Source information: The part of an RNA shown here (small-subunit ribosomal RNA, central domain) has 354 nucleotides and comes from Halogeometricum sp. SS5-3. It matches the Rfam family "Archaeal small subunit ribosomal RNA". The literature on the family includes a 2001 paper in Science by Yusupov et al., "Crystal structure of the ribosome at 5.5 A resolution". Rfam links the family to the GO terms ribosome and structural constituent of ribosome. The family is grouped with related families in Rfam's "SSU clan". NCBI's taxonomy places the organism under Archaea, Methanobacteriati, Methanobacteriota, Haloferacaceae, Halogeometricum. The prediction has a mean pLDDT of 87.
[in-house]
Context: one part of a larger RNA
RNA sequence: UUGGGCCUAAAGCGUCCGUAGCUGGCCGUGAAAGUUCGUCGGGAAAUCCAUCCGCUCAACGGAUGGGCGUCCGGCGAAAACUUCACGGCUUGGGACCGGAAGGCUCGAGGGGUACGUCCGGGGUAGGAGUGAAAUCCCGUAAUCCUGGACGGACCGCCGAUGGCGAAAGCACCUCGAGAAGACGGAUCCGACAGUGAGGGACGAAAGCUAGGGUCUCGAACCGGAUUAGAUACCCGGGUAGUCCUAGCCGUAAACAAUGUUCACUAGGUGUGGCACAGGCUACGAGCCUGUGCUGUGCCGUAGGGAAGCCGAGAAGUGAACCGCCUGGGAAGUACGUCCGCAAGGAUGAAACUU
Numbered sequence: 001u002u003g004g005g006c007c008u009a010a011a012g013c014g015u016c017c018g019u020a021g022c023u024g025g026c027c028g029u030g031a032a033a034g035u036u037c038g039u040c041g042g043g044a045a046a047u048c049c050a051u052c053c054g055c056u057c058a059a060c061g062g063a064u065g066g067g068c069g070u071c072c073g074g075c076g077a078a079a080a081c082u083u084c085a086c087g088g089c090u091u092g093g094g095a096c097c098g099g100a101a102g103g104c105u106c107g108a109g110g111g112g113u114a115c116g117u118c119c120g121g122g123g124u125a126g127g128a129g130u131g132a133a134a135u136c137c138c139g140u141a142a143u144c145c146u147g148g149a150c151g152g153a154c155c156g157c158c159g160a161u162g163g164c165g166a167a168a169g170c171a172c173c174u175c176g177a178g179a180a181g182a183c184g185g186a187u188c189c190g191a192c193a194g195u196g197a198g199g200g201a202c203g204a205a206a207g208c209u210a211g212g213g214u215c216u217c218g219a220a221c222c223g224g225a226u227u228a229g230a231u232a233c234c235c236g237g238g239u240a241g242u243c244c245u246a247g248c249c250g251u252a253a254a255c256a257a258u259g260u261u262c263a264c265u266a267g268g269u270g271u272g273g274c275a276c277a278g279g280c281u282a283c284g285a286g287c288c289u290g291u292g293c294u295g296u297g298c299c300g301u302a303g304g305g306a307a308g309c310c311g312a313g314a315a316g317u318g319a320a321c322c323g324c325c326u327g328g329g330a331a332g333u334a335c336g337u338c339c340g341c342a343a344g345g346a347u348g349a350a351a352c353u354u
Base pairs, nucleotide, nucleotide: 004325005324006323007308008307012322014202015201016200017199021195022194023193025089026088027087028086029085030084031083033082034081035078036077037076038075039074040073041072042071048066049065050064051063052062053061054060092192093189094188095187096185097184098183104178105177106176107175108174109173110172111155112154115151116150117149118148119147120146121145122144126137127136163170164169207248208247209246210245211244212243217241221237222236223235224234259321260320261319262318263317264316267299268298269297270296271295272294273293274292275291276290277289278288279287280286303310304309327354328353329352336347337346338345339344
């Protein structure tokens, strides 16, 4: 329990695609299902009201009439709105074309520094580490300097408040293949749209299976310290893992803690992309200024808000659709079901307590 809410109090699914459903642009014609009007019928009785009558009165009862009766049906009419059918339109949407921008995706090839190990040369007693130490490495020559080889991971500067992507996420260079959005168009289709219960796809890290790889770092583990203790913080090692291929898992403070779409509502100032106009020009894919569209930041008016704050990328004003919330704990637990190799995930209570 509603005429309520969901950034931070409980509450936006991690993200997208999409089925049913719900909702849907402008003009015309027709139909008449919804809708509206008229008329007729149904709409039990009792109860209620009025009058009359019967119990000696009344309560009570009877008769007649009226009233109540969300509503249902028949017939007829109207055509504004919704709906349906047909025809048309272009502003929503889509397609096509054009030149740009991009760490967007996949594949292949190439490169760079550092690091580790090994080999050669030089060189000698320490090195490493810390708050201080020790464990540890080193005379079988370490650390250090220098020349090379091999290996795996990573990609400095540029780099940004910047870019791209639905999100997760994406950064050395080149090539190949693919995709999306923005801008511009005197082209085409002509409402083809929005959302989306179920459903599907993608989905960081960790984890799992099989095979490979293993430089660094490093759960677990082993030592050294610290400490009352130290299953830690600090130090020396170090397995899984971290990397690749194929498959699973499906969760995160998956956050902007803000669902998607559309319309409307002051300004100012940065910055990315495109187009147009003007000025400058050492004519370069150049520089500067302005305008339009589209991203991304900051400030701010009205307005909103409990406030913090939000403020054209709204948390303002409206519309469509979906998801979710209903005191705290027990509990994201138990049980059941579905999924998973497992770990576990999804769905998801109650007793009791306060």